[in-house]
Context: one part of a larger RNA
RNA sequence: GAGUAGCGAUAAAACGGGUGAAAAGCCCGUUCGCCGAAAGCCCAAGGUUUCCUACGCAACGUUCAUCGGCGUAGGGUGAGUCGGCUCCUAAGGCGAGGCCGAAAGGCGUAGUCGAUGGGAAACAGGUCAAAAUUCCUGUACCUGUUCUGAGUGCGAUGAGGGGACGGAGAAGGCUACAGCAGCCGGGUGUUGGACGUCCCGGUUUAAGCGUGUAGGCAUGCCUGCCAGGCAAAUCCGGCGGGCUAAGCCAAGGCGUGAUGACGAGGCUCCACGUGAGCCGAAGUGCUGGAUGCCACGCUUCCAGGAAAAGCCUCUAAGCUUCAGCUCAGAAUAGACCGUACCGCAAACCGACACAGGUAGGCAGGAUGAAAAUUCCAAGGCGCUU
Numbered sequence: 001g002a003g004u005a006g007c008g009a010u011a012a013a014a015c016g017g018g019u020g021a022a023a024a025g026c027c028c029g030u031u032c033g034c035c036g037a038a039a040g041c042c043c044a045a046g047g048u049u050u051c052c053u054a055c056g057c058a059a060c061g062u063u064c065a066u067c068g069g070c071g072u073a074g075g076g077u078g079a080g081u082c083g084g085c086u087c088c089u090a091a092g093g094c095g096a097g098g099c100c101g102a103a104a105g106g107c108g109u110a111g112u113c114g115a116u117g118g119g120a121a122a123c124a125g126g127u128c129a130a131a132a133u134u135c136c137u138g139u140a141c142c143u144g145u146u147c148u149g150a151g152u153g154c155g156a157u158g159a160g161g162g163g164a165c166g167g168a169g170a171a172g173g174c175u176a177c178a179g180c181a182g183c184c185g186g187g188u189g190u191u192g193g194a195c196g197u198c199c200c201g202g203u204u205u206a207a208g209c210g211u212g213u214a215g216g217c218a219u220g221c222c223u224g225c226c227a228g229g230c231a232a233a234u235c236c237g238g239c240g241g242g243c244u245a246a247g248c249c250a251a252g253g254c255g256u257g258a259u260g261a262c263g264a265g266g267c268u269c270c271a272c273g274u275g276a277g278c279c280g281a282a283g284u285g286c287u288g289g290a291u292g293c294c295a296c297g298c299u300u301c302c303a304g305g306a307a308a309a310g311c312c313u314c315u316a317a318g319c320u321u322c323a324g325c326u327c328a329g330a331a332u333a334g335a336c337c338g339u340a341c342c343g344c345a346a347a348c349c350g351a352c353a354c355a356g357g358u359a360g361g362c363a364g365g366a367u368g369a370a371a372a373u374u375c376c377a378a379g380g381c382g383c384u385u
Base pairs, nucleotide, nucleotide: 013031014030015029016028017027018026032382033381034380035379040362041361042360046342047341050340051075052074053073054072055071056070060068061067080141081140082338083337084336087118088117092113093112094111098107099106100105122139123138124137125136126135142334143333144332145331146330147329148328149327150326151325152324153319154318158314159313160312161311166301167300168299169298172294173293174292177288178287179286180285181284185199186198188196204260208256209255210254211253215249216248217247220243221242222241223240224239225238226237228236229235262283265279266278267277268276269275302305348357349356364376365375366374
């Protein structure tokens, strides 16, 4: 230079009370304003304690600070079912032997790794200051092992099936959800009228046992022969014969689960705090209605749209009163890792509490073709002079 530029989106504050040495900024309350396909909620990556509580204000916070993602201390993450691992494979990696190469090493078979994909099983309610599909309550389910009983041709690293898949379009049936009405509870005028106006709530899961619907697919069963499926096969496949519409898949609904739980509100107590305990009404119908489900469906098109395992069937070696397999019952086991918190952001990537960037899911009301727009709900904020 200079007490100058600036104090990081013009979404906005005002008042009362509290705490305190001190309050524009902290806490509580009443208004006001802003977002609302987000500036709300869930979740992946990433971060790694930032979460909660107590105490504190030097520094950090573009001001102040009694406050804080700051300092100090203590506490907090509970799983057979969520995700991972224990299973499988993709691109790709590594790679016994092998081939190549002055060396280092390169490529690559069998294999072995590798999720962003395939693959068993849980829901509702309650609850710490901080965790919950993990704890508690209630009601379930799956897989393995062992035992008992009954029945029985079982057996794989092999064979077959299945898993198993593209784009676009159209129609139907549903549900989530919403609206309205009914019903229940509460409030109500000071000013003429009114018991009809306003406000709140109005739900209930999975699994199991059923029922097996709208709809979709479709031949199925028996039998004869066979040179195919690297051996075998009763399985698959091929060629015949006979009888048949038998079968498979599948939303949603209804009953049950549930004499439970939840529930507006009311009552009691108190160390008055988003406290503790208790009681608890109604809990129905209609309409609209998805981009969600049936659906891996249907129609159509050419560019013709993963693999492997789990699973089912078949036999080989082999075992054959054993073992194994099927069914029922009982017992038992289900380890380990993640789980706090942020997550369109002041906690991630940008040197910053930075107007930038950041995969996926949810999707209320009015307006409307709409996820546009504008105004609102739930919820969250007023962007630290």
A computed fold for a 385-nucleotide part of an RNA from a Rhodocyclaceae bacterium, annotated as large-subunit ribosomal RNA, domain III. Model confidence (mean pLDDT): 81 of 100. Rfam family: Bacterial large subunit ribosomal RNA.